[in-house]
RNA sequence: UGGGCUGGCCGGGCGACCGCGGCGGGGUGACCCGUCGAGGAAGGUCCGGGCUCCACAGGGCGCGGUGGUGGGUAACACCCACCCGGGGCGACCCGCGGGACAGUGCCACAGAGAACAGACCGCCGUCGCACGGGAGACCGUGGGGCGGCAAGGGUGAAACGGCGGUGCAAGAGACCACCAGCACGGCGGGUGACCGUCGUGGCUCGGCAAACCCCACCGGGAGCAAGACCAGACAGUGAGCGUUCGAGGGCGGCCCGCCCGAGCUCACGGGUAGGUCGCUGGAGGGUGUCGGCAACGGCACUCCGAGAUGGAUGGUCGCCAGCCGGGCCGUCGUGAGGCGGCCCGGGGAACAGAACCCGGCCUACGAGCCAGCCCAUCCG
Repeated sequence: UGGGCUGGCCGGGCGACCGCGGCGGGGUGACCCGUCGAGGAAGGUCCGGGCUCCACAGGGCGCGGUGGUGGGUAACACCCACCCGGGGCGACCCGCGGGACAGUGCCACAGAGAACAGACCGCCGUCGCACGGGAGACCGUGGGGCGGCAAGGGUGAAACGGCGGUGCAAGAGACCACCAGCACGGCGGGUGACCGUCGUGGCUCGGCAAACCCCACCGGGAGCAAGACCAGACAGUGAGCGUUCGAGGGCGGCCCGCCCGAGCUCACGGGUAGGUCGCUGGAGGGUGUCGGCAACGGCACUCCGAGAUGGAUGGUCGCCAGCCGGGCCGUCGUGAGGCGGCCCGGGGAACAGAACCCGGCCUACGAGCCAGCCCAUCCG
């Protein structure tokens, strides 16, 4: 200098004019003054919680979720650290990471054969046949029947360990050495996942659980249109079921069980649909310090920062940062080159927008900026 990896920051400032919402004050009033007024994602609504209501009576079956280990947290499917596996030269990244000797099921196409496998080409043995050669014994070539084999070829995402040797008609864990892998056991390290090492064994046991399933752990439901209060309108009629034989309702789904219980359902007709609270000061933000590898936690000080309800937080103009291009100068360095200042010109942006509140994840996005690390190249 170029390429890359990781982590973090920012999401403009000032002025003028016009405009909007909340709160406080003034004014009889029209209105005026002061003050506050979106985000890193406010978004998707995918997880987790707070809060509210459903009389806190449970049990069985079922349903949903999570899934290496240890920690963090109010909690999580989130975060941190580590383990194992995979990818990259590397910084680093990715993992939908319990169980396939509990059982059931599936493995497309191709292929002979896809799970207690299989023989298309091939290799080997044997018995006939045809043709050719030979005096003959017999030899060569081609094809067939029967039998043996699974080494080589071929198919596939995957073909029942790898490699070397012994062996054999040809072969094969059939046998042997080494290696890989599995199971069991011992020792050592670690809180643990796991790692290291030694021994024994059968010679090897396929994959899929985001297929059913099994194991462990977790989980009530509905949601601020929750829920509470004030104000306010109307007109009932008919039918069915029920009040000891219990309609109907509650206890997350079903069953049992428990509780409340005098009304409930349908059809026709009539009618109000305003306001207040909930509502924002909270697992809150900032700074410092201590503990911890970290996520995070403790303590001290400090700050107050939107609450609309057809839904405010905006628009126009001017100037300017940051940024880009060019030029000049200074400075550092042996050098490749770095850093800084001034001048001229360009350009001055995106995604989007609270609606009960938090913690995450995911997605969208820009003029940009900073730090650490890796690889390559150049110079000395």

The RNA shown here (Bacterial RNase P class A) has 380 nucleotides and comes from Marmoricola sp. Its mean pLDDT, the model's own confidence on a scale to 100, is 78. It is recorded under the gene name rnpB. RNAcentral holds the sequence, with entries from ENA. Its Rfam family is "Bacterial RNase P class A". Rfam classes the family as a ribozyme. Of the family's consensus pairs, 97% are formed in the model. The source organism's lineage runs through Bacteria, Actinomycetota, Propionibacteriales, Nocardioidaceae and Marmoricola.